Context: one part of a larger RNA
RNA sequence: GCCGGCGAGUUAUUGGCAGUAGCAGGUUAAGCGAUAAUCAUCGCGAAGCCACAGUGAAAGCGAGCCUGAAUAGGGCGUUUAUUGUUGCUGCUGAUAGACCCGAAACCAAGUGAGCUUACCAUGGCCAGGUUGAACCCUGUCGAAGGACAGGGGGAGGACCGCACCGAUGUAUUCUGCAACAUGCUCGGAUGAGCUGUGGUAAGGGGUAACAUGCCAAACGAACUUGGAGAUAGCUGGUUCUCCCUGAAAUAUAUUUAGGUAUAGGGUGGCGAUUAGCAGUGUGGGGGUAGGGCUCUGAUCUGAGUACCGGGGGUAAAACUUCGGGCUCUAGUCAAACUACAAAUACCAUACUUGUAUGCGCUGCACUCAGCUUACGGGAGCUAAGUUCCGUAAACAAAAGGAAAACAAUCCAGACCAACAAAUAAGGUCUCUAAGACAAUGUUAAGUGGGAAAGGAAGUUUUAUUUCUCAGACACCUAGGAGGUCGGCUCAGAAGCAGCCAUCCUUUAAAGAAAGCGUAACAGCUCACUAGCCGUAGAAAUAAUGCGCCGAAGAUCCAACGAGGCUUAAACAUUGCACCGAAUUUUUGGAUUUACUCGACUUGUCGAGUAAGUGGUAAGGGAGCGUUCUGUGUGCUUUGAAGCCGGUCCGAAAGGCUACCGGUGGAGCGAUCAGAAGUGAGAAUGCCGGC
Repeated sequence: GCCGGCGAGUUAUUGGCAGUAGCAGGUUAAGCGAUAAUCAUCGCGAAGCCACAGUGAAAGCGAGCCUGAAUAGGGCGUUUAUUGUUGCUGCUGAUAGACCCGAAACCAAGUGAGCUUACCAUGGCCAGGUUGAACCCUGUCGAAGGACAGGGGGAGGACCGCACCGAUGUAUUCUGCAACAUGCUCGGAUGAGCUGUGGUAAGGGGUAACAUGCCAAACGAACUUGGAGAUAGCUGGUUCUCCCUGAAAUAUAUUUAGGUAUAGGGUGGCGAUUAGCAGUGUGGGGGUAGGGCUCUGAUCUGAGUACCGGGGGUAAAACUUCGGGCUCUAGUCAAACUACAAAUACCAUACUUGUAUGCGCUGCACUCAGCUUACGGGAGCUAAGUUCCGUAAACAAAAGGAAAACAAUCCAGACCAACAAAUAAGGUCUCUAAGACAAUGUUAAGUGGGAAAGGAAGUUUUAUUUCUCAGACACCUAGGAGGUCGGCUCAGAAGCAGCCAUCCUUUAAAGAAAGCGUAACAGCUCACUAGCCGUAGAAAUAAUGCGCCGAAGAUCCAACGAGGCUUAAACAUUGCACCGAAUUUUUGGAUUUACUCGACUUGUCGAGUAAGUGGUAAGGGAGCGUUCUGUGUGCUUUGAAGCCGGUCCGAAAGGCUACCGGUGGAGCGAUCAGAAGUGAGAAUGCCGGC
């Protein structure tokens, strides 16, 4: 891992509600008697309980009571509705382990020092080599204290190094040789050394050259048993079928935030019954969007001012400048501005409109992590697949078609069946169902098929202005001058460093010069003019459609799903076809609810009509199957159960027990009831097998 078996809402007591049965007041408990023969039946047994009256905190009073000074007012009752009670069944609350498994922990009583820590008693062990302390002796020297030399001696938590004890580095090992080892290397090795045996210290404790170390492979408090099914607002799991309805992820509170309570939203029952919702009409209040600048503030332009204040200035003024106020002028802004002011929404009301809700009482829940998109906003960076509100929808709990793939986008809400039809979104060259369909344009960028500010004689269309056979525009030829090198400045400044001015003349025309250039001149162009040409259009501006550049990323194409596409298979505007979904229709069938008939066993069946039949949590309804018991009738050695294979029936669980075949070898079962150890695929489930 697979297979098989086992494996989770039970039982008792006591409340609530519903259903059902008995009685009319209901009911017995313990106990007793009879039968009976194993714990039941019948009878007896009113003790007790509920009901029959309420009210008050109570004494109490009583169809009334309480409050109160009250004969007031108010509260709860009486009256009506009749209603009660005792069983049984179901759902549910409480108390108990209370659906099952699961802690880490806490407490008690014991068991442990054969591992290890420390200590006590008594024993044992330490190859070999080296160094050579004190001290002693001898000699030499010295006046002496003494010094030196030689010899002896054998100290040391001394040195090197086996055994022994340890464990520095590294490799192997890491389903090992081994739940800590092996190889090489390394530390101590006469000492605070190592070691045998016996003993002592015990868990709120011991021991500890203190590492929270050790106390039997586990120690921030050992282990065993018990309290004990500790507790677990947490995680996991919780077993057959079909039918009806169908949520929430919000508010408030919470030692509360992943829990809970009440409300909100779901469901079943009962009741009163059209109240509900939508639409249309009518009547309302409002201060949002927008607008605006009167007010409150902000704000830009220009001007004025017998107003106020500051600075400069003066002997004092004058004068000047700045700020504020006021007036005028042109122009702006506001969530906490408003002389204005919507659309919606909301409230009310009418309807010969549509629809089927809404309300009260009551049983049972679940929900309190939401998420995305669009729109209105706050926070943030008018960032976020961000966060917090509001309105709506989808997902959640929704399958189908489209978007290549894609919870949330678009279309559309799946009762079942069909080799029928019409459509939606979206599509119709091939992959791939359907148009290489028809018409008119656009694009040349593979734009389409990713992006901004900004840039550009890309190209389409529209408009305006000017010039133009008195010859435009462009090319070409010629001119482009004189006063004058304008004045100033400057080393210089001559059209062309800079400042000022920017005239006049001759002209067809020519700036006191629009560029290049020189140190300054010079030189080359331009504006402007004429000629030439004889082609008929040219120039400028604005708007507009589609394109271009701007455009760099990490595994190859990889920014159309692919192939591939250019008068299109791209884009724009049209037309007619077609394809396309679980939508709609057609045909057949099932089922739920309501209504109308019919039948009878009176709560079921049959027929018809109408409306339904996606679904998580959850509520409600109806069933299938297993074991045992009662009832009762059958089957079985001419072959029971079980097992294997097949046919058939039912909407499913399932059935075929008087179906068929095999195996097997002795029991099994219909009907109607009853009782449950009653249904497994999941719990890192438990046990077994492989």
This is a predicted structure of a 690-nucleotide part of an RNA (large-subunit ribosomal RNA, domain II) from a Candidatus Saccharimonadota bacterium. Lineage of the source: Bacteria > Bacteria candidate phyla > Candidatus Saccharimonadota. The RNAcentral record of the full RNA draws on ENA. It matches the Rfam family "Bacterial large subunit ribosomal RNA". Its family is annotated with structural constituent of ribosome and ribosome in the Gene Ontology.